[in-house]
Context: one part of a larger RNA
RNA sequence: UCCGGCGAGUUAUGUUUAGUGGCGAGGUUAAGUGAAAGAAUUCAUGGAGCCGAAGCGAAAGCGAGUAUAAAAUGUGCGAAUAGUCACUGGACAUAGACCCGAAACUGUGUGACCUAUCCAUGGCCAGAUUGAAGCGAGAGUAAAAUCUCGUGGAGGAUCGAAGCCACAUCAGUUGAAAAUGGUGGGCAUGAGCUGUGGAUAGCGGAGAAAUUCCAAUCGAACUCAGAGAUAGCUGGUUCUCCUCGAAAUAGCUUUAGGGCUAGCCUAUAUAAAUAUCUAAUGCAGGUAGAGCACUGAAUUUCCGCGGGGGCGUCAAAGUCUACUAAAGAAUAUCAAACUUCGAAUGGCAUAUAGAGGUAUAUAUGGAGUCAGACUAGCAGAGAUAAGUUUGUUGGUCAAAAGGGAAAGAGCCCAGACCUAUAGCUAAGGUCCCGAAGUACAUGUUAAGUGGUAAAGGAUGUGAGAUUUCUAAUACAACCAGGAUGUUGGCUCAGAAGCAGCCAUUCAUUCAAAGAGUGCGUAAUAGCUCACUGGUCGAGAGGUCUUGCGCCGAAAAUUAACGGGGCUAAAACAUGACACCGAAGCUUAGGACCGAGAGGUGGUAGAGGAGCAUUGAUAACACGAAGAAGCUGUUAAGUAAUUAAUGGUGGAGAGUUAUGAAGAGAGAAUGCCGGA
Numbered sequence: 001u002c003c004g005g006c007g008a009g010u011u012a013u014g015u016u017u018a019g020u021g022g023c024g025a026g027g028u029u030a031a032g033u034g035a036a037a038g039a040a041u042u043c044a045u046g047g048a049g050c051c052g053a054a055g056c057g058a059a060a061g062c063g064a065g066u067a068u069a070a071a072a073u074g075u076g077c078g079a080a081u082a083g084u085c086a087c088u089g090g091a092c093a094u095a096g097a098c099c100c101g102a103a104a105c106u107g108u109g110u111g112a113c114c115u116a117u118c119c120a121u122g123g124c125c126a127g128a129u130u131g132a133a134g135c136g137a138g139a140g141u142a143a144a145a146u147c148u149c150g151u152g153g154a155g156g157a158u159c160g161a162a163g164c165c166a167c168a169u170c171a172g173u174u175g176a177a178a179a180u181g182g183u184g185g186g187c188a189u190g191a192g193c194u195g196u197g198g199a200u201a202g203c204g205g206a207g208a209a210a211u212u213c214c215a216a217u218c219g220a221a222c223u224c225a226g227a228g229a230u231a232g233c234u235g236g237u238u239c240u241c242c243u244c245g246a247a248a249u250a251g252c253u254u255u256a257g258g259g260c261u262a263g264c265c266u267a268u269a270u271a272a273a274u275a276u277c278u279a280a281u282g283c284a285g286g287u288a289g290a291g292c293a294c295u296g297a298a299u300u301u302c303c304g305c306g307g308g309g310g311c312g313u314c315a316a317a318g319u320c321u322a323c324u325a326a327a328g329a330a331u332a333u334c335a336a337a338c339u340u341c342g343a344a345u346g347g348c349a350u351a352u353a354g355a356g357g358u359a360u361a362u363a364u365g366g367a368g369u370c371a372g373a374c375u376a377g378c379a380g381a382g383a384u385a386a387g388u389u390u391g392u393u394g395g396u397c398a399a400a401a402g403g404g405a406a407a408g409a410g411c412c413c414a415g416a417c418c419u420a421u422a423g424c425u426a427a428g429g430u431c432c433c434g435a436a437g438u439a440c441a442u443g444u445u446a447a448g449u450g451g452u453a454a455a456g457g458a459u460g461u462g463a464g465a466u467u468u469c470u471a472a473u474a475c476a477a478c479c480a481g482g483a484u485g486u487u488g489g490c491u492c493a494g495a496a497g498c499a500g501c502c503a504u505u506c507a508u509u510c511a512a513a514g515a516g517u518g519c520g521u522a523a524u525a526g527c528u529c530a531c532u533g534g535u536c537g538a539g540a541g542g543u544c545u546u547g548c549g550c551c552g553a554a555a556a557u558u559a560a561c562g563g564g565g566c567u568a569a570a571a572c573a574u575g576a577c578a579c580c581g582a583a584g585c586u587u588a589g590g591a592c593c594g595a596g597a598g599g600u601g602g603u604a605g606a607g608g609a610g611c612a613u614u615g616a617u618a619a620c621a622c623g624a625a626g627a628a629g630c631u632g633u634u635a636a637g638u639a640a641u642u643a644a645u646g647g648u649g650g651a652g653a654g655u656u657a658u659g660a661a662g663a664g665a666g667a668a669u670g671c672c673g674g675a
Stems, first nucleotide, its partner, number of pairs: 001675006011095013026051003032045005055062002065077004098236002101233001105226003109222002116200009125190001127159003130155001134151006163187003167184005202218001204214003211220001239610006249262005263369002265366007274359001276355004280350004289341001290339002295335003300330003306324002308321004372397010402413003417590004422586003428580003431564003437577001440575005450566001456551002460548010477535005483508003488502003514529001518527002591600003611664001613661002616658005622652001629648008
């Protein structure tokens, strides 16, 4: 991992409700007793008791009423009759109560053959080294002290086997081993090691102390019991078909991943010109917008109460002020918690009209749901960030398959009863992959833009508007001129068109030529421009709006058309036609529900109808001329399933009706067995 078997809403009592049956103003027996039969049991008996037929009040009590009160024509609860017993189904309560699952808690015992400490009694420590005290001799001293040599053999002394330990490293890590092996290491006469016997016990013991040890178990051992502890938690929960079909919200909650009530679902019963939509009529409102009349914010100017400062003064008055500035005037603004105003949608009402056809309401039984997700609109939070978070109004998913978006819960189209190699369409597509136009008309784009992105930038290119110049010859190019007073004045070393300053920047000659547009010089010079003539001969320049493009454009595996590939397109825009395209619609056939019209996606969940398994009772029918089981084939049914038959097998087994359950397996890190 697979296969086989086992494996989870049960039973009792009570309450409530629906159905069925009995009796009915009544219904009913319980224990017990008696009888019958092989037994389970059945039939009698048993009226104790229980429910109902009367309630109200705290009660006395009264009674179709009663309580309240001094009093009620008030108010509360009642009264105008249907119950009760049994069975079956649903639910709840109490019990282990659908099954498996803790860590723990309590009680009774068992453990110190491991290990910790202690007690008693024994045992063990090769060899080597060092050389304390004491003592002796000598030296030394007044005597001591002291010194030298010898002797001696102390020590939680030294080196190092046994023994004990476990510091480093390597190996091992499904090991040779549930702690070991290799190479080194430490202690090794001591707080040493060790044998045997004994002591201490779990709310405890022991501890040179680490939450360390107490039999591979220790922040409280193990065993059995309470015990099926409890588990608002996780996992699992077994046949079929049919009908309907949710919720992820509110309130409360030591409550937030749990509950209760309501909301939404379902079943049954009952009921109304019910629900809902449109129109009409009548209402309420303060949003969008707008506005500044209020509350505030905020711009400029005028005016200027008051304040500051200067002058003045003994103090003042006074006066001045490029300071500040209330109120007011004019001007132009802003607001979720501003409003003199004010929609659209939406909401409420109506025995008005039309549509609609139970979609509504009430009562009762049963639920599930209380983690929601994205998307579009409007808002709050956030950074007008988030596949963020919180509302609200829709949609989809959840619980929805099919087609499209390359691929995709939540986007677009569209809601799958079954069958069909029939037709038409939606979204989206029609060169090839790949069904259908290498279709049509008119434009645009040259960037592979299309097939990512901003501020900003640019003689890209198309369309439109407007304006200036132009056959009195424009724009561009080429040829020629571009002068004089004058080097204007000032300044300055110089300043001559061209460092700077001044200016009524003038005037002359001219076709035209600035007291000079730029380059240049120390200053001149030189080049050039404006301006003019000629050559040439038809358009040229500016501004604005707009379509499509360009740059801006750097990231980590190749990845920004799904790929090939595409340029008068297979890109973009506009128009019109054809076709493809889904489980949509239609067509043909069929099933079920419904009076019909019509309907039949579905998780949690509610309701309905069945199939199969194993016993029981009764009737019927089968089997050695071959039962069950296993295996192959064929047939029937909407399915669970059923039937026939070949082979195998070798002795039991079925149908119908009723009734009862140890009654259906793929999942539980399920249990047991096998491969």